[in-house]
RNA sequence: AGUGAAAAAGCUAAACCCGUCGUGAGGCGGGGACGGAAAGCCGCGGGUCUUCAUCGUGAAGACAGCCGGGUUGCCACCA
Numbered sequence: 001a002g003u004g005a006a007a008a009a010g011c012u013a014a015a016c017c018c019g020u021c022g023u024g025a026g027g028c029g030g031g032g033a034c035g036g037a038a039a040g041c042c043g044c045g046g047g048u049c050u051u052c053a054u055c056g057u058g059a060a061g062a063c064a065g066c067c068g069g070g071u072u073g074c075c076a077c078c079a
Base pairs, nucleotide, nucleotide: 002077003076004075011036012035016031017030018029019028020027021026034065040071041070042069044068045067046066047063048062049061050060051059052058053057
């Protein structure tokens, strides 16, 4: 460099519940684990969703645990 079958140190934490912020999608904190080999990070392409305006559609946002791309990294295997 390649791979993620089996395993494992460590990591993360869906639904749901509580608190809090936001008009909202949702964010953050606590509890909780369905999962994850990048479910770390980046809204760059597509997608979904929200708000406002709207004939068309546009603008501003949300999601990195929807797919792709970029970037950094753990463990194991190949060796």
A computed fold for a 79-nucleotide RNA from Candidatus Moduliflexus flocculans, annotated as c-di-GMP-I-GGC riboswitch aptamer. RNAcentral holds the sequence, with entries from Rfam and Ribocentre. The coordinates come from a structure-prediction model, not an experiment, and the mean pLDDT is 82.